This is a predicted structure of a 1558-nucleotide RNA (small-subunit ribosomal RNA) from a Bacteroidota bacterium.
Model confidence (mean pLDDT): 82 of 100.
Rfam family: Bacterial small subunit ribosomal RNA.

RNA sequence: ACGACGGAGAGUUUGAUCCUGGCUCAGGACGAACGCUGGCGGCGUGCCUAACACAUGCAAGUCAGGGAGAAAGGGGUAGCAAUAUCCCGAGUAAACCGGCGCACGGGUGAGUAACACGUAGGUAACCUACCCUCUGAAUGGGGAUAACCCCGCGAAAGCGGGACUAAUACCCAAUGAUGCAGCGGCCCCGCAUGGGGAUGUUGUUAAAGGCUGCAGUUCCGCAAGGAGCUACGGCGUCAGGAGAUUGGCCUGCGUCCCAUUAGCUUGUUGGUGGGGUAACGGCCCACCAAGGCAACGAUGGGUAGCUGGUCUGAGAGGACGACCAGCCACACUGGAACUGAGACACGGUCCAGACUCCUACGGGAGGCAGCAGUGAGGAAUAUUGCGCAAUGCCCGAAAGGGUGACGCAGCGACGCCGCGUGGAGGAUGAAGGCCCUAUGGGUCGUAAACUCCUAAUGGAGAGGAAGAAUGUUUCGCCUCGGGCGGAAUUGACGGUACUCUCUAAGAAAGGACCGGCCAACUACGUGCCAGCAGCCGCGGUAAUACGUAGGGUCCGAGCGUUGUCCGGAAUCACUGGGUGUAAAGGGCGCGCAAGCGGGUGAAUAAGUCGGUGGUGAAAGCUGUUCGCUCAACGGACAAACCGCCGCCGAUACUGUUCAUCUUGAGUGCGGGAGAGGGUGAUGGAAUUCCUGGUGUAGCGGUGAAAUGCGUAGAUAUCAGGAAGAACACCUGUUGCGAAGGCGGUCACCUGGUCCGCAACUGACGCCCAGUGCGCGAAAGCGUGGGGAGCAAACAGGAUUAGAUACCCUGGUAGUCCACGCCGUAAACGAUGGGUACUAGGUGUUGGAGGUUUUGACCCCUUCAGUGCCGAAGCUAACGCAUUAAGUACCCCGCCUGGGGAGUACGAUCGCAAGGUUGACACUCAAAGGAAUUGACGGGGGCCCGCUCAAGCAGUGGAGCAUGUGGUUCAAUUCGAUGCAACGCGAAGAACCUUACCUGGGCUUGAAAGGCAAGUGACAGGUGAUGAAAGUCGCCCUCCCCGCAAGGGGCACUUGUACAGGUGCUGCAUGGCUGUCGUCAGCUCGUGCCGUGAGGUGUUGGGUUAAGUCCCGCAACGAGCGCAACCCCUGUCCUUAGUUGCCAUCAGGUCAAGCUGGGCACUCUAGGGAGACUGCCUACGCAAGUAGUGAGGAAGGUGGGGAUGACGUCAAGUCCUCAUGGCCCUUAUGUCCAGGGCAACACACGUGCUACAAUGGCCGCUACAACGGGUCGCAAUACCGCAAGGUGGAGCCAAUCCCUAAAAAGCGGUCUCAGUUCGGAUUGCAGUCUGCAACUCGACUGCAUGAAGCUGGAAUUGCUAGUAAUCGCGCAUCAGCACGGCGCGGUGAAUACGUUCCCGGGCCUUGUACACACCGCCCGUCAAGCCAUGGAAACUGGGGGUACCCGAAGUCACUGACCGAACCCGCACGGGGCGGAGGUGCCGAAGGUAAAACCAGCGACUGGGGCUAAGUCGUAACAAGGUAGCCGUACCGGAAGGUGCGGCUGGAUCACCUCCUUU
Repeated sequence: ACGACGGAGAGUUUGAUCCUGGCUCAGGACGAACGCUGGCGGCGUGCCUAACACAUGCAAGUCAGGGAGAAAGGGGUAGCAAUAUCCCGAGUAAACCGGCGCACGGGUGAGUAACACGUAGGUAACCUACCCUCUGAAUGGGGAUAACCCCGCGAAAGCGGGACUAAUACCCAAUGAUGCAGCGGCCCCGCAUGGGGAUGUUGUUAAAGGCUGCAGUUCCGCAAGGAGCUACGGCGUCAGGAGAUUGGCCUGCGUCCCAUUAGCUUGUUGGUGGGGUAACGGCCCACCAAGGCAACGAUGGGUAGCUGGUCUGAGAGGACGACCAGCCACACUGGAACUGAGACACGGUCCAGACUCCUACGGGAGGCAGCAGUGAGGAAUAUUGCGCAAUGCCCGAAAGGGUGACGCAGCGACGCCGCGUGGAGGAUGAAGGCCCUAUGGGUCGUAAACUCCUAAUGGAGAGGAAGAAUGUUUCGCCUCGGGCGGAAUUGACGGUACUCUCUAAGAAAGGACCGGCCAACUACGUGCCAGCAGCCGCGGUAAUACGUAGGGUCCGAGCGUUGUCCGGAAUCACUGGGUGUAAAGGGCGCGCAAGCGGGUGAAUAAGUCGGUGGUGAAAGCUGUUCGCUCAACGGACAAACCGCCGCCGAUACUGUUCAUCUUGAGUGCGGGAGAGGGUGAUGGAAUUCCUGGUGUAGCGGUGAAAUGCGUAGAUAUCAGGAAGAACACCUGUUGCGAAGGCGGUCACCUGGUCCGCAACUGACGCCCAGUGCGCGAAAGCGUGGGGAGCAAACAGGAUUAGAUACCCUGGUAGUCCACGCCGUAAACGAUGGGUACUAGGUGUUGGAGGUUUUGACCCCUUCAGUGCCGAAGCUAACGCAUUAAGUACCCCGCCUGGGGAGUACGAUCGCAAGGUUGACACUCAAAGGAAUUGACGGGGGCCCGCUCAAGCAGUGGAGCAUGUGGUUCAAUUCGAUGCAACGCGAAGAACCUUACCUGGGCUUGAAAGGCAAGUGACAGGUGAUGAAAGUCGCCCUCCCCGCAAGGGGCACUUGUACAGGUGCUGCAUGGCUGUCGUCAGCUCGUGCCGUGAGGUGUUGGGUUAAGUCCCGCAACGAGCGCAACCCCUGUCCUUAGUUGCCAUCAGGUCAAGCUGGGCACUCUAGGGAGACUGCCUACGCAAGUAGUGAGGAAGGUGGGGAUGACGUCAAGUCCUCAUGGCCCUUAUGUCCAGGGCAACACACGUGCUACAAUGGCCGCUACAACGGGUCGCAAUACCGCAAGGUGGAGCCAAUCCCUAAAAAGCGGUCUCAGUUCGGAUUGCAGUCUGCAACUCGACUGCAUGAAGCUGGAAUUGCUAGUAAUCGCGCAUCAGCACGGCGCGGUGAAUACGUUCCCGGGCCUUGUACACACCGCCCGUCAAGCCAUGGAAACUGGGGGUACCCGAAGUCACUGACCGAACCCGCACGGGGCGGAGGUGCCGAAGGUAAAACCAGCGACUGGGGCUAAGUCGUAACAAGGUAGCCGUACCGGAAGGUGCGGCUGGAUCACCUCCUUU
């Protein structure tokens, strides 16, 4: 340079944030299964479960070695025929002897954690049939036996006896080498044992000269033919050598989990000598020795065939080991050998066992984990097919035979790949569905219809392969080799693939999903139901989340679901993580192994690096290319296989060895500090006790008390004595120690450490698992002492609802000592050890040096320690920062979501308590860290408010009024419910109102508008009935234009859509309102800070009523609020004077602005002025504050009102109104009468009137303001005791009226009493309003004269023209006011002050709260469900040990019985050899015994987990109301309490020290 390859995240903890951390999802894969669906083809693939049991058929035979040898059928002869006989069938079938094969091929994965497998080697320690090649040989004999025949037994399987016979069966002899063995010397070679080669000698070992072809020949025979011999060829036989191939054995390395398996082993480890094997070897045996293995994991347990590879992954890895291929193991279970080249043998044998079958009950038979197939199991896995045509294997000389190997076909969408279900045109955008609707329309949708076209699957017809090469026969050629060529013959699949013709769009689309992740949305139904769900989570009446539909999205003959694996997961981190607070540093030290290790030189070459050789099977993966129309699939080549082994080389680094060095480490010498440790002495203060004295009534204790002590003399005080424990001040973020820890003083013994010097050693170092050794607070345990104080437990007293506590009075273990255990703590810096490096500043302790000085200081430098602040850097942040949590290296410990649980079991330690080690099931989607904003605190600071305090008057008690709750009722309509509902909606319920109840009516409706049809009325008058509404009648009756027809208007009737609803939902809403609160706050833009939530600004110092203003400041500005602008009121000016006013002038009256006149004053109502800390003084930087300040009517917001920020309370209102949705429609609408809203044992709120003398009553006399008035206010006058009546001047009002103001003042009376107080209640009589005062109005008169004598706990309002008190007016309204809204009159007291109660604002702090303290949350108990521990006992399992029994069988011995071959022998017979039988060793199954282990079950029992609203308490989170927590001990219903020691992961205040700043 070219080329190739190549890594994505998301959801979920929170109010929000960052981090930690788990859970979940998106991807790929599968021998799959299930659901819905399903057109075709190709290539693959198909019992993963019961190595469970198997009916039936098939899966291993074959052969020129051998002898014997059928039948059916056909033909012939004889015979009437039965039949007899001959020939063919045929030397065939089948069987037998013999040879080879059956040890291959095929199946399965039970066992096996092993030299089983993989890889690389070794075999000088071995075998190898068939095959190839070379050399040599085959001579002479012998005796049997099966088949067949006869006899016998048996149901059968089968067996026995007798007789005959052959061989390439068997045996003997000969010959025999280069074989083998012994002995001898020679040569060569090897790492050792040893190997190889010639050679001499001795011994020893073989055969089948068989079969066959052709030819020749001999003999027998009439012939056919048979037997023999010879030559050549083929096949075979024997011996030996060599090759090839297959195997055996051995070794290095690799190969799962558990240490809650830590010790295992007696043939065990080795030797000697034997045996055995093809071969080495304890493989076996005898003897000898005492070894061997193991933390680099032995032994034991669990699981598992191993590999090439497969899946996934960027890779490293992880998981897997179906199909195909290599190896191993197994063949019903266990054992055993035989045969053989090869087996300890899937379709062989023997034995034992289990099971199945047959049986004549005597006895037999069997082994599909071969191919099909059956049953069973299971979610689940195929045909009892065709063929040996091909490929291969066995036999054979060959033809050929055999072959469920194999080739094909069948079944299954099980997988991969390919194809199709049509293509083009076609808009009235059809019908129809569905949704929306603003009712116009939109969408399915060019989709359909319709037109044209095409022909892949399908149907019909025709043609029709390749796979075939061999072999055999035959022909031809030749180089004569079965060498070459030709012809004939051989195909299961299959009339298949494929090709052509015709045919018709005709027969071929579904599945899942649509809240986020994650592409895709609406409607209806449902209403925390039914259901969904991978995680988060949906569903309680408007569900894009359930069900359905329409529409859409994604895939597509498939689509989803489930299961499993990898990925994402850097979530076990080699690549590639962490450990202060999130899970995680061992309590501390010493230290073996292991790991790591200073400088220089040399050697070596183990690691390391380079080159090369061998191997790394094939297939697979990858690349190129080729073949099936493409692809899947297949062929060829290449690359790769990252590994192992050998050889050659390099030497920087590491290792090893040698040598050397001094800086690491240590030693030495000289100094130093210290609560370092141990032992023994000793001291004073205090406490308690005892004795004595003085002394008297209390002491003690607490929030307050009580228990307790004390007149038997306490406490107090003085003197003396005793005892034990602890050591004030000094004392200090001072010192020492490894940690725990160490504190009076003195002595003795003793460890470590620092500084200085630079003499010595020469890497001697660092770290440290397991096991190990030691130390190790407090509590606790054992034995013995001691015991003053304190003090678990315990007792009593308090507190409390209770109080097993906190407080008090007592008090025992214990605390102390000695010796021995225990071995744990928040044993903490929550921070392992070592080394090196990386800014500083400032304290302090110990040492050294320097400068200086008379000296002590001070100052500078340096080493070691100990604090604080800080740079870079790091950190999630907080923070750490030369004492690192920074930068690096070395070693160790530890972590991997929360709960279950530091629990159970096991092991181990302990006297015990208990410690150490340390899980599972199940369950949750979180648990957590740091920081942020809020909220909260029985946290802190500052500040405000009639918040408290200081005052005044009340409420709570009485009677009455009114509202509410409750109760009642046919109905007592509805709403409002802490503050912020309750004289509230309601500014006024006798009817009406009215919504409620009862009863009576109406149904297009009481009111509105639309359409259609009809009518001509409606109104009005009148009658009957009725409680009325209503119903039923009677009388009367249209208008406009137009000649008319007709049109229009109005009204009614009918019909139709519709009206109507104070029916529901204020938690679907608008609007309006309350409240915090007229509190001073709430925010934004830009900038800056922070990873971020967020902060800053807005905090701070002052000041203010105020985020008001000033100053400061990484902020600078701005907005909504505050203030101001508006209204009323207070002063003045001006304008204007009627209805108002009257100073002056005039008139006039008893009097009076009554009149003229006037507009000065008051007043009215328009406009303006005025107040701004402007001036002065003081303080202050300023803002501002202060003043009996000045001036002024008013002074610091003059007083009052209107005005209500961002927001909170799902606050209130669907019954003001509006409105979505739902509901009613001869009624939930509407009309009417009566009733109810007014009830009444009771409870509460708000008020009125009182309880009296600051008063009641009587009389007289004054002074207002706001308002209202024609359906009205009403004067004078008259009547009535009065309410009121009669009457009607005046007034649409600054004119007239309501209108008397009242309290006050003056005078009189009452004299403390239930009264001349108080007026309820009741009776009678009235007035007024109104259709109507019975239920149910107000008022008047007379009579009656209740409770009540100042109000418990508690609680309200008010800071000045206020409270209190007095009356007046108005709205509503026919009438009805103790309520509401206003008006004026009279007119106080008090505020030291902000500690406390309540509310609020700002800052800060803690928090486990965020629905925000009305929060959160712990434990017992009770209920249901689930898994689990213990447990008497029971059941099962595998293994071991000891013993018993002992099959088959090998081996050994024996073998009196049996036996043809060989030897001796005349023969009988003997010998040899072999065998049956017997004995012995071993030995499977079985049995017995004791123990261990692992499972299952288990009465009962223990705790644990989960579960909307159970019980008891309140432990924790704030100072959580006694700070919490850790260890330990005791106690208690429970959380828990208390003691002792420890920690801060404690708030608050103060002090000390240090630091920062000035």